[in-house]
RNA sequence: GCAGAGGGACAGGCGUUCGCUGGGCUUCACGGUUCAGAGGAAAGUCCGGGCUCCACAGGACACGAUGGUGGGUAACUCCCACCGUCCGCAAGGAUCGGGAAAGUGCAACAGAAAGUAAACCGCCAAUCGGAGGAUCGUUCGCGAUCCUUUAGAGGUAAGGGUGAAACGGUGCGGUAAGAGCGCACCAGCGAUUCGGGCAACCGAGUCGGCUGGGUAAACCCCAUCGGGAGCAAGGCCAAGCAGAAGGGACGGUUGUCUUCGGACGGCCACGAGUCGGUUCGGCUCGUCAUACCUUCGGGUCGGCUGCUAAAGGUGUUGAGUAAUCAACAUUGUAGAGAAAUGAACGCCCUCGACAGAACCCGGCUUAUCGUUCCUCUGCCUGU
Numbered sequence: 001g002c003a004g005a006g007g008g009a010c011a012g013g014c015g016u017u018c019g020c021u022g023g024g025c026u027u028c029a030c031g032g033u034u035c036a037g038a039g040g041a042a043a044g045u046c047c048g049g050g051c052u053c054c055a056c057a058g059g060a061c062a063c064g065a066u067g068g069u070g071g072g073u074a075a076c077u078c079c080c081a082c083c084g085u086c087c088g089c090a091a092g093g094a095u096c097g098g099g100a101a102a103g104u105g106c107a108a109c110a111g112a113a114a115g116u117a118a119a120c121c122g123c124c125a126a127u128c129g130g131a132g133g134a135u136c137g138u139u140c141g142c143g144a145u146c147c148u149u150u151a152g153a154g155g156u157a158a159g160g161g162u163g164a165a166a167c168g169g170u171g172c173g174g175u176a177a178g179a180g181c182g183c184a185c186c187a188g189c190g191a192u193u194c195g196g197g198c199a200a201c202c203g204a205g206u207c208g209g210c211u212g213g214g215u216a217a218a219c220c221c222c223a224u225c226g227g228g229a230g231c232a233a234g235g236c237c238a239a240g241c242a243g244a245a246g247g248g249a250c251g252g253u254u255g256u257c258u259u260c261g262g263a264c265g266g267c268c269a270c271g272a273g274u275c276g277g278u279u280c281g282g283c284u285c286g287u288c289a290u291a292c293c294u295u296c297g298g299g300u301c302g303g304c305u306g307c308u309a310a311a312g313g314u315g316u317u318g319a320g321u322a323a324u325c326a327a328c329a330u331u332g333u334a335g336a337g338a339a340a341u342g343a344a345c346g347c348c349c350u351c352g353a354c355a356g357a358a359c360c361c362g363g364c365u366u367a368u369c370g371u372u373c374c375u376c377u378g379c380c381u382g383u
Base pairs, nucleotide, nucleotide: 001379002378003377004376005375006374007373008372009371010370012348013347014346015345016344017343018342020037021036022035023034024033025032026031039354043365044364046363047362048361049360050359051230052229053228054227058280059279060278061277063226064225065224066223067222068082069081070080071079072078083097084095085094086093087092098221099220103219104218105215106214120160121159122156123155124154127151129150130149131148132147133146134145135144136143137142168186169185170184171183172182173181187211188210189208190207191206192205193204194203195202196201234305235304236303237302243296244295245294246293247292251268252267253266254265255264256263257262269287270286271285272284273283274282312331313330314329315328316327317326318325319324
């Protein structure tokens, strides 16, 4: 100098004059004065919670989610560190990370065959086969041996072919020809010992010829986790109305009182309700019309609250590789309610993108103009 990687900050600024919302002080009131007033993602509504209600939130199944190990956190599918695998020269990045020997499914075409499959070309070969040749022997009929060629039951999966992938690899021996058939060295798998590490794992040995591929972000199996609904949750005040029809639970037993008609209570049984589905259990209510269910109809669209002091922010110190935690100090930082920050003028500059809170937080994902800081990697050149 060029090209990269990781992390952080900012998010137009200043002034004048009006305007908007909330708080404080002040005024009898009108008003005055002062302080504060949209984001790094406020977005998506994807996760997790705080909080509220249902019941006091129990069990099981189904369903759904997650999936290496250790740590952080209120919690998480988030964050940090490490391990494995993959990408990159590297700094670094990604995560699809339990199980394929429990089962099912899928893999076009090609190929003999795509998983406890399989023989296209090949190699060997019984059949004392056939044909030809050579040699030897011959009692001249032939016989024996060898070579070539032909048909070939059977054997083979080493060689060749097809394919992304073909039932371990290389070499030697062995065989009719071959094959882990045997051996040596590797790879995988199983069992086991030692070392390092909390662990996931890493490394070094021993034994065993055991060698049945891929895919689970396909179904599935295993492990772990999960009640539901949500601020339009909920609470209070004011105001107002009007109910009707239908369905609906065998009933039994017992105590007290009694005006002898019954009333009240307990137990059993039955019915109903209980906020994702089913079920068990629990709780509440009801049993001859007072539970509850269905249909039709009426009233309430008002006000206050929830609503901002938060698992809050900032600074210092300590612990930790880090995420983070602790202590001390300091601060009080938007609460609209059909929805508040806008307009005009002037100046500066890096010339302004994506974009506006709605109960509140921790994350993730997506969008994005630029300016700047720190650390690290590779290449070239010079000293």
Predicted 3D model of a 383-nucleotide RNA (Bacterial RNase P class A) from Candidatus Kuenenia stuttgartensis. Its mean pLDDT, the model's own confidence on a scale to 100, is 78. Rfam family: Bacterial RNase P class A. By type it is a ribozyme.